[in-house]
Context: one part of a larger RNA
C1' cells in the first nucleotide's frame, strides 16, 4: 500500500446502486408463508321471486363442508453433519426410471360392489369420536376387446465392448380406459420417439495431525436366491481366505463443495457474504406410507428432551419460511405496500392463491456522484499568535464591502416510462385449430423519477496528525509527575514527542482507531 457482511470514537448536507445475526442448527408470543378446480360428483345453509288452507310448495342463484383431480418433492430458509463419487472435471449405463408438455399409431363396449356428505342415536371437558340407516363419481372392483408391451418356449440374420446388443417369425398365457356437455371444447387408456428432470458407475483432483502404524469377519471374492426402476455384499445362505496400507491404510482433527471474491508484475498466498450450480439439514434420534418422483421445513407414526391447556381420564406444538420477540453479542432492519410487472400452482377461461417475487421503511456498511458558492475587493482594517517589540512577521484576498449565480433546499404548478398481454369485439389466411391485424381493459411503487417558475447566499465540514520512519512548527503549562507511543523511543526547568494555544499538513460527508487477509 490494497480489501473487510465488520465493529468502535468524533462528526454529518443531498441522491444513485449495492449490502446488512459472521455469535446460540439458542428458545420463541403473535399475524401471514400452498393452495385450486362446480367444465369429475351428491348436495345443503342461506338469498330473491311466485302460489299459500299460513302447514308449507315450487323456480332461480348458490357459501362452507364432503368424496374425487392435479399441486404440496417447485419456490424459500440454513450450513447441524460430512474428508465423502459430497463436490469439480471428464467419461459411460449391452444394468436404468421420469407426472406435467410434444409427435405418432390404436383404443374406449358391458356389468357391479360399497362408502363419505346428509340423516338418526350417542360418548368426552376439550382434541376427537362411536353406532345405525341411506346415496354418488373422472374413486373401487369384475368381464370383454388389443399389441412393436410383460412372461415363457422353439428358431434365423446382422453387429459388437466380456456378460451380450439389434432386428425378425411362430406359439401360449397376463394386464387397458371415464365421462363432462349435447354447439364446441376439455379429458381417458395402452404403445413408440423426443424433450425435460433424476438415478447408479468409473478415472483424476479435493485440508492437518506418523507425539495415529497397523486396519477389516459381509470383511475381500465366487456360487446361489431375494430385493431394487437398475448393477451391485444391498440383503442371506453356503464355499474360500482374503482386502487395504509409509504412494500413508486405520484413528484423531477441523471443514459443506464449486463458479467466484481478495492480494500480487506473476508464480502463488488467503476467503467461501451477497448471486449462481451441487449437496446436507428440518426440535433429537428412527421408520415407513402415499406418490411420476419423498424415507417428504408450514404430512404420518414411534421414541427422547422442552413448553402450553385439562373437568387429571387425556390432549397441542416444532419460524434454519417472511416480518416480529427473549437471550447471546463489539455488531447486523419493517409484527410495511401489492400482486401492476416476471415466475409458479389449479383451472377451458375469467380467476384465486402466491412473506417466491416487485416495490417501499430503518443504517454513511460500501461503492459512485453532487454540494457547502463564484467573481472583484489592501485601509494588508480589528482581533488572535509570534518576534531582534515606537515596529515587523502572521491569520490573510480570508473578513467587511461591489457585482453575479441558484446545483441543493424550501414553496408552488406540470408528470411519466416501466403495459406486453390475457379475456372481449371486428377483421384477414390457412382451415374444425392455430397464426397475424386492429380496437378496449389493466401500475402497489406514485403525485414517485422528471421538468418548469419564485425569492433568497440563502439550508450544508469535520477528522487525524505535525520527533525520524512521514508531508507538516512556535509559543504557554507540567518537571522521570500527569502523560505519549506502529517501532526507535519521549517526559527527571528552555520538550518542535505529555496538555493548551496559534499556525500548518494529509483526507473530506467522512476521518481515525482495533481486529483479520495478502
Nucleotide at each position: 500500500g490494497g480489501a473487510u457482511g465488520a465493529a468502535c470514537g468524533c462528526u454529518a448536507g443531498c441522491g444513485g446502486c449495492a449490502g446488512g445475526c459472521u455469535u446460540a442448527a439458542c428458545a420463541c408470543a403473535u399475524g401471514c408463508a400452498a393452495g385450486u378446480c362446480g367444465a369429475g360428483g351428491g348436495g345443503u345453509a342461506u338469498a330473491u321471486g311466485u302460489c299459500u288452507u299460513c302447514g308449507g310448495a315450487u323456480a332461480u342463484a348458490g357459501a362452507g363442508a364432503c368424496c374425487g383431480g392435479c399441486g404440496c418433492a417447485c419456490g424459500g430458509g440454513u450450513g447441524c453433519g460430512u474428508a465423502a463419487c459430497g463436490c469439480g472435471u471428464a467419461u459411460g449405463c449391452a444394468a436404468u426410471c421420469u407426472a406435467c408438455c410434444u409427435u405418432u399409431u390404436a383404443c374406449a363396449g358391458g356389468g357391479g360392489a360399497g362408502u363419505a356428505g346428509c340423516c338418526c342415536a350417542g360418548a368426552g371437558a376439550a382434541a376427537u369420536u362411536u353406532g345405525g340407516a341411506u346415496u354418488a363419481a373422472u374413486g373401487c372392483c369384475c368381464c370383454a376387446u388389443a399389441g412393436u408391451a410383460u412372461u415363457a418356449u422353439a428358431g434365423a440374420a446382422u453387429g459388437g465392448c466380456a456378460u451380450c446388443a439389434u432386428u425378425u417369425u411362430a406359439u401360449a398365457a397376463u394386464u387397458a380406459a371415464a365421462g363432462u356437455c349435447a354447439c364446441a371444447a376439455c379429458g381417458g387408456u395402452a404403445a413408440a420417439a423426443g424433450a425435460u428432470g433424476a438415478g447408479c458407475a468409473u478415472g483424476c483432483g479435493u485440508c492437518c495431525c506418523a507425539u495415529u502404524a497397523g486396519u477389516u469377519a459381509g470383511u475381500u471374492g465366487g456360487u446361489a436366491a431375494g430385493g431394487u426402476a437398475a448393477c451391485g455384499g444391498c440383503u442371506u445362505a453356503c464355499c474360500a481366505a482374503g482386502a487395504c496400507a509409509a504412494u500413508g491404510a486405520u484413528g484423531g482433527g477441523u471443514a459443506g463443495g464449486g463458479g467466484u471474491c481478495c492480494u500480487g508484475a506473476g508464480a502463488g498466498g488467503g476467503a467461501g457474504a451477497u448471486c449462481c450450480c451441487c449437496c446436507a439439514c428440518a426440535c433429537u434420534g428412527g421408520u415407513a406410507c402415499u406418490a411420476a418422483g419423498a424415507c417428504a421445513c408450514g404430512g404420518a407414526c414411534c421414541a427422547g428432551a422442552c413448553u402450553c391447556c385439562u373437568a387429571c381420564g387425556g390432549g397441542a406444538g416444532g419460524c434454519a419460511g417472511c416480518a416480529g420477540u427473549g437471550a447471546g453479542g463489539a455488531a447486523u432492519a419493517u409484527u410495511g405496500g401489492a400482486c401492476a410487472a416476471u415466475g409458479g400452482g389449479c383451472g377451458c377461461a375469467a380467476g384465486c392463491c402466491u412473506g417466491a417475487u416487485c416495490c417501499a421503511g430503518c443504517c454513511a456498511u460500501g461503492c459512485c456522484g453532487c454540494g457547502u458558492g463564484c467573481a472583484g475587493g489592501a485601509a494588508g482594517a480589528c482581533g488572535g499568535u509570534c518576534c531582534u517589540a515606537u515596529g515587523g512577521a502572521u491569520u490573510g484576498u480570508a473578513a467587511a464591502c461591489u457585482g453575479c449565480u441558484u446545483u441543493u433546499a424550501u414553496a408552488c404548478a406540470g408528470g411519466a416510462a416501466g403495459a406486453a398481454a390475457c379475456a372481449c369485439u371486428c377483421c384477414c389466411u390457412c382451415g374444425u385449430g392455430a397464426g397475424g391485424g386492429a380496437g378496449c381493459u389493466u401500475g402497489a411503487c406514485g403525485g414517485u423519477a422528471c421538468u418548469g417558475u419564485a425569492g433568497g447566499a440563502a439550508u450544508a465540514a469535520g477528522g487525524a496528525u505535525c520527533g525520524g520512519c512521514u508531508a507538516a512548527c512556535u509559543c504557554c503549562g507540567u518537571g522521570c509527575c500527569a502523560g505519549c507511543a506502529g517501532c526507535c523511543g519521549c517526559g527527571g526547568u528552555a520538550a518542535u514527542a505529555c496538555g493548551g494555544a496559534g499556525g500548518a499538513u494529509c483526507c473530506a460527508a467522512g476521518c481515525g482507531u482495533u481486529a483479520u487477509c495478502c
The part of an RNA shown here (small-subunit ribosomal RNA, 5' domain) has 518 nucleotides and comes from uncultured Flavobacterium sp. The full RNA is in RNAcentral, with records from ENA and SILVA. Lineage of the source: Bacteria > Pseudomonadati > Bacteroidota > Flavobacteriia > Flavobacterium.